[in-house]
């Protein structure tokens, strides 16, 4: 250093859900509050979900699209604490 999640020890992040606040939404921030996760640390590369404001189209309603999102959907970059059956 690389490797493993078995055992230690200190911890570490927080779903759902409340509330307040922004968005058009899908989300996202902050307090509360844990179902979880050895990367559930970061990145929107590549694959899949989710919205559909503007636009496109239509009398109308349905519909098409990301230039918005989702890293706790997958892979894939890249950083890390301890420890050694």
């Nucleotide at each position: 250093a690389a490797c493993u999640a078995a055992u230690a020890g200190g911890g570490g992040c927080a779903a759902a859900c409340u509330u307040a606040g922004u968005g058009a939404a899908a989300g996202c921030u902050a307090a509360g509050g844990g179902c979880g996760c050895a990367a559930a640390g970061c990145c929107a590369c590549g694959g899949g979900c989710c919205u559909a404001a503007a636009g496109c189209a239509g009398g109308g309603a349905a519909g098409c699209u990301a230039u918005g999102g989702c890293a706790g959907c997958c892979g894939g970059g890249u950083u890390g604490c301890a420890a050694g059956a």